[in-house]
Context: one part of a larger RNA
């Protein structure tokens, strides 16, 4: 000088504690252990693994299994030789791939050839999701948006080092202020960006419509119009700037005014110096090591979807704050030409047929649901619940057996609020409805986003867990 303590002192965080809704039981979904298996490819593994990579495994992906092939190879580069390039039919074959055959002779030229491209050979080399994240780069997670990590000179100390940082106050903050043998300065904090919340301004198309004319069954549907809303620039607004109070005349906090908003208004993005030999050689790179008629390359067929079991995440439930049927209302963000797909028509329905618009503020996905209103149902394994399993479609796709979504008819299991534990949340947040996107042929109960409706609770800081600061002890480095 660290680290530790079931040592002290200040202090903070949904860390308790007070609320409120959950996992834990149950069915299914999905990921993982486990076990099976030709093979169920690999990797993540307390927190920080386990709806993680994988924003989407029928083939393909795809790495893994069996078979059945190829070896200068599926790709780059040089060489030699011969053919444009390309195409058009058959035949074997699970198919890769053999084998047979038809049209084609193109560009440029100095007539030697050349360019691109295909075929055959020879060896230089290619190839490796092979090992090693404990050889690495680079990206990441974590502690943590915690607030704290350091240096320069100067003091001090024989020195390891100490001061500065510590104190007394105050901050979300090493955030200021006063102090001090320290003066200063770096990364950090904070502001600077984005967004969202008022308001002015300009410009109004595709968007909007008060005032005026027109129509219409109705619609901004026209004429206009330039107020509103919106959009899409460009300002203004907040600074503890004013009051009063406390305070040390500081710093700063507590009420008040005014304002759309008050003391970081809200949200996001941005993560110091470091820690875990933390994660990744399977995103890419990339050392060293290995494999070269195979650990390379191709193909079709199978696994990755298996199942006595555990175990995370999640969905839908058990119902009367609620099932079910009619009626009716009001959103925001987005995505659309290999796309989105009105209107009509046929089907009970998924959907199909025919088809108008529309590279979109102009058309389309597109009916938001909850909600509000009337009827039913009356505490029951039920008119809750919906798994499972049988018939029958639909559609996507070369092809839904192994293994896909969606419909429709029947079929109706478990489950009557969940044991020790145990998670999330403090405001437009929980909860609870319902849209959209991305990936995508098809395939969400996940993901990421978006608005509807809108809550209780927080006295406090004894206790758990984590985390700063100062101080002490230590046979720990």
């Nucleotide at each position: 000088u660290g680290a530790c303590g079931g040592g002290g002192g200040c202090c903070c965080g949904c860390a308790c504690a007070a609320g409120c809704g959950g996992u834990g039981g149950a069915g299914c979904a999905u990921g993982u252990g486990g076990u099976u298996u030709a093979a169920u490819u690999c990797g993540a593994u307390g927190c920080a693994a386990c709806g993680c990579g994988a924003a989407g495994a029928a083939c393909c992906u795809u790495a893994c299994c069996u078979a059945c092939c190829c070896u200068u190879g599926a790709c780059a580069u040089c060489c030699a030789g011969a053919g444009a390039a390309c195409u058009u039919a058959c035949c074997a074959g699970a198919g890769a791939u053999g084998g047979u055959u038809u049209g084609g002779u193109g560009c440029c030229u100095u007539c030697g050839g050349g360019a691109a491209c295909u075929c055959u050979g020879a060896g230089a080399c290619a190839g490796g999701u092979g090992c090693u994240g404990c050889a690495u780069g680079g990206c990441u997670g974590u502690c943590g948006u915690c607030a704290g990590c350091u240096c320069g000179u100067g003091u001090u100390g024989u020195g390891a080092a100490a001061u500065g940082u510590u104190g007394g106050g105050u901050u979300a903050a090493g955030u200021c202020c006063c102090g001090c043998a320290a003066c200063g300065a770096g990364c950090g904090c904070a502001a600077c960006c984005c967004u969202u919340g008022u308001c002015c301004u300009a410009u109004g198309u595709u968007g909007c419509c008060a005032g005026c004319g027109c129509g219409u069954a109705a619609u901004g549907g026209c004429g206009g119009g330039a107020a509103c809303u919106c959009a899409u620039g460009g300002g203004a607004g907040a600074c503890u700037g004013c009051c009063g109070g406390u305070g040390a005349u500081a710093a700063a906090c507590c009420g008040g005014a005014g304002g759309a908003a008050g003391g970081u208004g809200g949200g996001g993005a941005c993560g110091a110096c470091g820690u875990c030999a933390a994660g990744u050689c399977a995103u890419c790179a990339u050392g060293g090591c290995c494999c070269u008629u195979a650990c390379g390359g191709g193909u079709a067929g199978g696994g990755c979807u298996a199942c006595a079991c555990a175990c995370g995440u999640g969905c839908u439930a058990c119902a009367a704050u609620g099932g079910u049927c009619a009626g009716u209302a009001c959103a925001a963000a987005g995505g659309g030409u290999u796309g989105c797909c009105a209107a009509c028509u046929u089907g009970c329905a998924a959907a199909a047929g025919u088809g108008a618009g529309c590279c979109a503020a102009u058309c389309c996905c597109a009916u938001a649901a909850a909600g509000c209103u009337g009827g039913u149902c009356g505490u029951a394994g039920u008119c809750c619940g919906g798994a499972u399993u049988g018939g029958a479609g639909u559609c996507u796709g070369c092809a839904a057996c192994u293994c896909g979504a969606c419909u429709c008819c029947a079929u109706g299991a478990a489950g009557u609020c969940g044991g020790a534990a145990u998670c999330g949340c403090u405001a437009g947040u929980a909860a609870u409805c319902g849209u959209g996107g991305a990936u995508c042929a098809g395939a969400a109960u996940g993901c990421c986003a978006c608005g509807g409706u809108g809550a209780a609770u927080a006295c406090g800081u004894u206790c758990c867990c984590g985390g700063g600061c100062c101080u002490u002890g230590u046979a720990c480095a």
Model confidence (mean pLDDT): 85 of 100.
Small-subunit ribosomal RNA, 3' major domain from Ferrimonas balearica, 477 nucleotides, folded computationally.
Taxonomically the source falls in Ferrimonas (Bacteria, Pseudomonadati, Alteromonadales, Ferrimonadaceae).
Rfam family: Bacterial small subunit ribosomal RNA.